[in-house]
Molecule: transfer RNA
Organism: Patescibacteria group bacterium
RNA sequence: GCCGUGAUGGCGGAACUGGUAGACGCGCACGACUCAAACUCGUGUGGGAGCAAUCCCGUGAGGGUUCGACCCCCUCUCGCGGCA
Repeated sequence: GCCGUGAUGGCGGAACUGGUAGACGCGCACGACUCAAACUCGUGUGGGAGCAAUCCCGUGAGGGUUCGACCCCCUCUCGCGGCA
């Protein structure tokens, strides 16, 4: 230099052919249980605004296509593998 592949919450990891992003697990917070803990169980858990209802933003970065993009196209960044 060329080819392939990947980048999604605090962490791991789903999202099938473009149609509600974040299932599931871990962690964390609160509660239950306990003399007290551990274990176990329940509820919650991306960011911002708002008293609340609710609204806005968010898939490595920036553009494009589309009514609609994690998904398709272009450029770039970084990781992994292969070729030279």